Small-subunit ribosomal RNA, 5' domain from an uncultured bacterium, 525 nucleotides, folded computationally.
Its mean pLDDT, the model's own confidence on a scale to 100, is 80.
[in-house]
Context: one part of a larger RNA
């Protein structure tokens, strides 16, 4: 010197950060992913309107328009984003390369079409059933949901015959023949270069897989391997490949440390060093890896999926004992374990992120905000005068010296802090409203959208200036002297102090460092 620090003892303020390093221990209560009526059947409710019936007050109903809750079909998201660090010594990371062995939804760009049918389901009405979670069954409808048919030069496969290239498996381009493949509409001022839709190329962007190199400690771990190294036939992947099989063959690794074992998330980066090292990997970013433990899958551009599904376990909970539910390593909270780590807070106003044409919706991401000196950073606790060198302390060779301009007193100012006011973050964009207008939802004006916040800055006003503590004072090491005690009590990081003069122990004047701190531990250089 440093720290996610903990502990003593003191404590006025304010910006910025960091805050369960332990039990990947167990979790009550809330919340954390939804949204779209401009795909779709449908329509509870309320109320306004016009009708009619009834009556004179206004009732009432059905009918017409209008409002449009929950649930449901269907689509996109849910694979992000948030958290965690058990596992992993490994193509997991990290660099740097490869893919002539691959995908890639949304988004950009180019080009092509957008054409004819069908039958079904939920919801919703019955009617059962079970405590409950829930679920059988009969009937009715829809659609951008689902299933056939045309048409597709390109597009997939197959033959076949040609140019160009490449180290090579082989790539790219042509002719020509066979099979095989599409689609959906929504709004609407009937207008669109409008939005969706299908086919095909090219970009972006994310990934998957292969490789070359690097980085722990152990020989009280010397031999290890049988899908193990290669081959051939076959499956199998988006795609190489013992990925998986039958079959041969008998090979690959290993002192340049195989293999077994112990520890460990890798890196950028912090740390400390003049430097080369050391030693670390919280916080921020990027990979990876898990989600109660272990399995194995479905949907999907993306998963073997934290708040999907199934099945085995422990564990917890409800039950009518038949049988169900549930996973905080998301955000607060809680109980436990510890030396030790915070609100059961407030907005979506901004940044972002899904839906949506929008308006909005939704969002413990995220902005705020509380507690903690847990760190680092400002700023204060006042400035100038003032010697009768008061008092009081302390020392003392009794003259004194020292505490000390310190203090009282004068004179001033007001930073912080209170107090009241103003507004930054909204530059933009959304919406309303009106105006121009090339008609391009372009422009212009004028409102409206602030959690925080009793903000920050800036400014009014007020004034007996209103808040100092700790360690140390032999040496190393800045700073001593006087009592007291007598190897007692006690000091201590090393050396080492005390046995009757102790600058080392206690206490006290002085002083010495840091200073809203300040010492002790505990780790690393």
């Nucleotide at each position: 010197g440093a720290c996610g620090a903990c502990c003593u003892u003191u404590g006025g303020c304010g910006g910025c950060g960091u805050g369960u390093u332990u039990a990947a221990c167990a979790c009550a209560c809330g919340c954390a992913a939804g949204u779209c009526g401009a795909a779709c059947g449908g329509g509870a409710u309320c109320c306004c309107a016009a009708g009619g019936c009834u009556u004179u007050u206004u009732g009432u109903u059905u009918u017409u328009g209008g409002u449009g809750a929950g649930a449901g079909u269907g689509g996109c998201g849910a694979a992000c984003g948030g958290g965690u660090g058990a596992g992993u010594a490994a193509c997991a990371c990290g660099u740097g390369a490869g893919u002539a062995a691959c995908c890639u939804g949304c988004c950009c760009c180019c080009u092509u079409c957008u054409u004819u049918u069908g039958g079904a389901u939920a919801a919703c009405c019955g009617c059962g059933u079970g405590a409950a979670a829930g679920u059988g069954u009969g009937g009715c409808u829809a659609a951008u949901a689902c299933c056939g048919g045309a048409u597709a030069u390109u597009c997939c496969a197959g033959g076949u015959u040609g140019g160009u290239c490449g180290c090579g498996u082989g790539a790219u381009u042509g002719g020509u023949u066979u099979g095989g493949g599409a689609a959906a509409u929504g709004u609407u001022u009937u207008g669109g270069u409008c939005u969706g839709g299908u086919g095909g190329g090219g970009g972006a962007u994310g990934g998957g897989c292969u490789c070359g190199c690097c980085g722990c400690c152990u020989a009280u771990c010397a031999g290890g391997u049988u899908g193990u190294u290669g081959g051939u036939g076959g499956g199998g992947u988006g795609a190489c490949c013992g990925c998986c099989u039958a079959c041969c063959c008998a090979g690959g690794c290993g002192g340049u440390g195989a293999c077994c074992g112990g520890u460990a998330u890798g890196c950028g980066g912090g740390c400390u060093g003049a430097g080369a090292g050391g030693g670390u990997g919280g916080g921020c970013g990027g990979g990876c890896a898990c989600a109660c433990u272990g399995g194995a899958a479905c949907u999907g551009a993306c998963a073997u999926a934290c708040a999907c599904c199934c099945c085995a376990g422990a564990c917890u909970c409800c039950u009518a004992c038949g049988g169900g539910a549930g996973g905080g390593a998301g955000c607060a909270a809680u109980u436990g374990g510890g030396g030790a780590u915070u609100u059961u807070g407030c907005a979506c106003a901004a940044u972002g992120g899904c839906c949506g044409g929008a308006a909005g919706c939704c969002u413990g991401c995220u902005c705020c905000c509380c507690c903690c000196g847990c760190g680092c950073c400002g700023g204060g606790u006042g400035a100038g005068g003032g010697a009768u060198g008061a008092a009081g302390g302390c020392c003392u060779u009794c003259a004194u010296c020292u505490u000390g301009u310190u203090a009282a007193c004068c004179u001033c100012u007001u930073u912080c802090a209170c107090u009241g006011g103003c507004u930054u973050g909204a530059a933009a964009g959304g919406c309303c409203a009106u105006g121009c207008u090339u008609u391009g939802c372009g422009u212009g004006u004028g409102g409206u959208c602030g959690a925080c916040u009793u903000c920050a800055a800036c400014u009014u006003g007020c004034a007996u200036a209103c808040c100092a503590g700790u360690a140390c004072c032999g040496g190393c090491u800045a700073a001593c002297u006087a009592c007291a005690u007598g190897c007692c009590g006690g000091c201590a990081g090393c050396c080492g102090c005390g046995g009757u003069a102790a600058u080392a122990c206690g206490u006290a004047u002085g002083g010495u460092a840091g200073u809203a701190g300040c010492g002790a531990u505990g780790u690393c250089c």